RNA sequence: CGCCGAAUCCGCCUUCGGGCGGAGCGGGGGAACCAGGGUCUUGGGGUGAACGUCGCGGGCGCGACCAGGCGGACUCCUUCCCGCCGAACCCGUCAGCUAACCUCGCAGGCGUAAGAAGGAGA
Numbered sequence: 001c002g003c004c005g006a007a008u009c010c011g012c013c014u015u016c017g018g019g020c021g022g023a024g025c026g027g028g029g030g031a032a033c034c035a036g037g038g039u040c041u042u043g044g045g046g047u048g049a050a051c052g053u054c055g056c057g058g059g060c061g062c063g064a065c066c067a068g069g070c071g072g073a074c075u076c077c078u079u080c081c082c083g084c085c086g087a088a089c090c091c092g093u094c095a096g097c098u099a100a101c102c103u104c105g106c107a108g109g110c111g112u113a114a115g116a117a118g119g120a121g122a
Stems, first nucleotide, its partner, number of pairs: 001111004008023006024106006034096001043094001044091004052065005068085005074121007
């Protein structure tokens, strides 16, 4: 300097470990109306792109493909090309949508030359 991600900025205080607050961004709960019968363990639900199909395997797991997602150095849109991901975790028997309202998070992990065309903007 840049990338994934909501995960940044500012103010005050501080025993310098951190604490409080604001803005901004992101998530959850929560009426009417609408939707929908519900539950009975084969529970149900949430964040996320990461939903699924097939195969191998005793199992942990592994492989291929795919919905979907990301990057290619000013930003956005379209097209082409190249590369990558396609996980993980949480709630705890409970939650559709949802105005008012309530509430939570602002982490973590990476990279080193970083394609092309058209349009718009800065």

The RNA shown here (c-di-AMP riboswitch aptamer (ydaO/yuaA leader)) has 122 nucleotides and comes from a soil metagenome. It matches the Rfam family "c-di-AMP riboswitch aptamer (ydaO/yuaA leader)". From the family's description: This family represents a conserved RNA structure found upstream of the ydaO and yuaA genes in Bacillus subtilis and related genes in other bacteria. Rfam links the family to the GO terms cyclic-di-AMP binding and regulation of gene expression. Its mean pLDDT, the model's own confidence on a scale to 100, is 84.